[in-house]
Context: one part of a larger RNA
Molecule: small-subunit ribosomal RNA, 3' major domain
Organism: uncultured bacterium
Formats: sequence, C1' cells, structure tokens
RNA sequence: UGACGGGGACCCGCACAAGCGGUGGAUUAUGUGGAUUAAUUCGAUGCAACGCGAAAAACCUUACCUACCCUUGACAUGCCUGGAAUCUAAUGGAGACAUAAGAGUGCCGUAAGGGAACCGGGACACAGGUGCUGCAUGGCUGUCGUCAGCUCGUGUCGUGAGAUGUUGGGUUAAGUCCCGCAACGAGCGCAACCCUUGUCGUUAAUUGCUAUCAUUUUAAUGAGCACUUUAACGAGACUGCCGGUGACAAACCGGAGGAAGGUGGGGAUGACGUCAAGUCCUCAUGGCCCUUAUGGGUAGGGCUUCACACGUAAUACAAUGGCGCGUACAGAGGGUUGCCAAUCCGCGAGGAGGAGCCAAUCUCAGAAAGCGCGUCGUAGUCCGGAUCGGAGUCUGCAACUCGACUCCGUGAAGUCGGAAUCGCUAGUAAUCGCGGAUCAGCAUGCCGCGGUGAAUACGUUCCCGGGUCUUGUACA
Repeated sequence: UGACGGGGACCCGCACAAGCGGUGGAUUAUGUGGAUUAAUUCGAUGCAACGCGAAAAACCUUACCUACCCUUGACAUGCCUGGAAUCUAAUGGAGACAUAAGAGUGCCGUAAGGGAACCGGGACACAGGUGCUGCAUGGCUGUCGUCAGCUCGUGUCGUGAGAUGUUGGGUUAAGUCCCGCAACGAGCGCAACCCUUGUCGUUAAUUGCUAUCAUUUUAAUGAGCACUUUAACGAGACUGCCGGUGACAAACCGGAGGAAGGUGGGGAUGACGUCAAGUCCUCAUGGCCCUUAUGGGUAGGGCUUCACACGUAAUACAAUGGCGCGUACAGAGGGUUGCCAAUCCGCGAGGAGGAGCCAAUCUCAGAAAGCGCGUCGUAGUCCGGAUCGGAGUCUGCAACUCGACUCCGUGAAGUCGGAAUCGCUAGUAAUCGCGGAUCAGCAUGCCGCGGUGAAUACGUUCCCGGGUCUUGUACA
C1' cells in the first nucleotide's frame, strides 16, 4: 500500500421488512447429471452452466457410430497433356461410384494456330483436419456493476516503499456540487450531447382522415385537410419563479404556473481492473499431432435411449370458473421461391378457386381477456386434460426409428403443494391475446407488441451484495 475480520462509524441496492404472484407436490415440454449404447458428437458447471452455443437434429444440418468407397484429394495456387463447354439416355449398385454409347461446337483467325473459362488424365510442391492446448494468443463475451470509482503532470512531505491531491464539514443518483485545506491543475469514468415516449405549434395531405355540403347499402363518389394520423422542422423543464431551512454556499422541503418538476418515463452507452472466468466447434492464430488418414465421399443409424436426480417453463387442480349463443375495442410486425380475399366443398385440419398486392392502397387478420343472456351447483364433476385405439390433413424424394395439426372414442395424475426458495416498487406485478426471426414442415422456447390492471414500502435491528472513512493483523 492492499486484502481480510463472527472490529467500529456513515451510506446505498426488491438486500431485508411490508405486500402481490410463483417455484418446491401433479402431468407434460425442454435442458442437464447419471445410467445405457456400436454411437447416444462437442462445449457450457456456484452466483456469472442447466428452454445455454442451437434464431428450428426426419435426410441435409452433423462434428458421432456401422458399412461401402477415394488418395494431389470436396476446396486453392503453380507445371505437363487431351478435350471447348454442355446435353441425352443405358447397365450394375443402398448410394457414392464404376462401365460403356450418342449428340455437340461457341470467341479471334481464310488457314495454321491462339487465348479465357470449364471438363478429364499425370507427377510433385502442397491441400485438408469441428484433431490437442482458451494455462501460448488475438478478437468477442460474461461478471463484480451503470457500482462511483480509477489515475496522471507539476509542486510539497517522507531515507524509502509511498503519502498528499482523492482526506475533512455539508450535499447529491453520482469523486454531483459548495466550503475549507500544501496543494494547483488535468485525464478515463458520472452527467449532458444520441434514440424513443409524453404536450403544443408550423409545413404537408395520399394509399390516411371526414366537422360542414351533395349523392349514397358502405368515406363508395364528388368536395375538404378543421379533426385523427403520418413525418420533417421547431417550442417546451432550467431548481427558471415564490416562501421556508441552510453557512450570505451548494443544496433540501413546500408552493405556483404547466401536458410534464427537480435525472419526467424507457433505451443505447459499461472507467482502471478482477475471476490464468468462457470461447482454438464463428473467425483468426503460435506450438504439437494425423497425412491411402485424426483428410474426403456415400447409405443407414445416432444426437429423440430411460430405473432415477436436478434446473427452467407450460397446463391444471376450478364457480373471480367451465361450456353455449350473441356482441365490442389494439399495437407492432411480415409478404413475389411470397401474403393470399370473395365464393364453393369438408364436422374439422384442409381442399377447390383465383381477385388484389413489391403494399398507410391488397393480404396475413373475426385479437383475447371484456360485456350481455343462458346453463352447470362443489362432484374427481359439464373441472382437468395426460395416455392410448381408430380415421384423416399438410409439408416434404421420404414422416418406421423421429414432424405438426384435425376429428371420433378413451379420460390418468391432480382437490393449491414439506423443509426450503424466486420475481416484482407502476402502466410495474399479475393476467389476456397478437406478431416476428429461424423455417419446406415443426415453438409450452426466444425477441417484440399492445389490452385489462393491483397491493405494499413503518423502517434499516437483522440476512446478502456494494461504496467511503477508520482500526487490528503472525496474510501478500
């Protein structure tokens, strides 16, 4: 100087408390451990691994296993040689592949010949490796933590390591600001600048909108841009104003005005560093290793197994509910290898159909919870839907291992969950549906979007984590 303390003081955080909803019990989905296996590819392992890499494992993916094949190789550059390329169909085979046949010549040039690309053959330099080492590395990422810290120059003090500044008195979300001070300044962080949302104005008016006018089933047409909206530019919030407290400071408390008040809400933004944290399987890369194989191709299988254990979710156990009929209101997105309307067929998944749309125009697309009426009456039920049988639909060369969905039947566990444990402070929790990426098909996951919309916070003694000062130390 740090680190640590079941030392002290002060402060903060959904850290506790106060509340609301869960997890832990059930079934299923998914990940992991373990077991199994020819293989169940590999990685991730307290917080910070476990719906994680994987924003889609039937084939492919795919790295694993088995079998069958190739050896200058699936890919790159260089050399020699033949043929332009390319197309058609045959036999064997699970296929990769092997064998053999036909058509066919482009560009420059009259021709000889030449050259670019592509295909075949040959020899060698080499290719190739998701092989090992993340404890050789770059890059990227997690974490402490959006915590308020981490440093430097000059000066001063100290023999020196170092100290001071950065400590102290206040204050703040903040090393934020003020005052004081052997310090005076500065940098990286904080804040602001950026995006979005909340109010108003100006400009503009199609595909958007419709107050007034006319026609009218309908904003369908004329007409209009007031309103809504869209999208560009501005205004607006600064402790600016008033009162009080304070040290005449910084600031804090209350108030006015205001759509908004003291960082208005949300996001992006992550200092010096820590964990030899994670990743050599994104990529790059040192070293080591393989080179008729640890490289390459193909078919089939596996990653989907299952006594069990754990994590994360979905659905429930019902009446604040289930079911039936009627009826209302979003936002944000996607669409030409696409989204697919009307209409018809089918109980339905879906099929036929073909209008429109490269989309403020058409379409996905009838949001759901809600509201109104009816029914059920506390029951393993008109709750719950697992499982299984049958029949189908769709995608796709192909749904056996191993897809999703529909209909009929079946109708399991489950009556609110032990010890323990998680999230959340407001348009939040809870609850309800909708969209997107991936994608042929496949979502209870992920990323977004809106609808309805709470309760509680006395307080900081305690648990956990963090910051500042101080103290002890046989630790570095």